Molecule: c-di-GMP-I riboswitch aptamer
Organism: Gemmatimonadota bacterium
RNA sequence: CGCUGCCCAGAGCAAACCCGGUGAAAGCCGGGGGCGCAGAGCCACGGGGCUAACGCGGUGAGGAAGCCGCCACGCCCGCCGGGCCGCCAGC
Numbered sequence: 001c002g003c004u005g006c007c008c009a010g011a012g013c014a015a016a017c018c019c020g021g022u023g024a025a026a027g028c029c030g031g032g033g034g035c036g037c038a039g040a041g042c043c044a045c046g047g048g049g050c051u052a053a054c055g056c057g058g059u060g061a062g063g064a065a066g067c068c069g070c071c072a073c074g075c076c077c078g079c080c081g082g083g084c085c086g087c088c089a090g091c
Base pairs, nucleotide, nucleotide: 002091003090004089005088012037013036017032018031019030020029021028022027035078041084042083043082045081046080047079048076049075050074055070056069057068058067059066
């Protein structure tokens, strides 16, 4: 340096759910919790997914509210791929 994670050690992260905060929402943050994770560390770059405030269109007898459709400039790296960095062990 590459491959692998059967075996060692010390650690690390934290799903659902609950509480508080934040946000239009998806989600995120803090505390509890612990399903799991050898990259469950980092980057939304490609695919995919979530949301739809704003905007646009429709409806609304014309306007508004409301409702419906589309839309990411908002999110998800614990969906897959890619990039960057990295612990231990074995070969």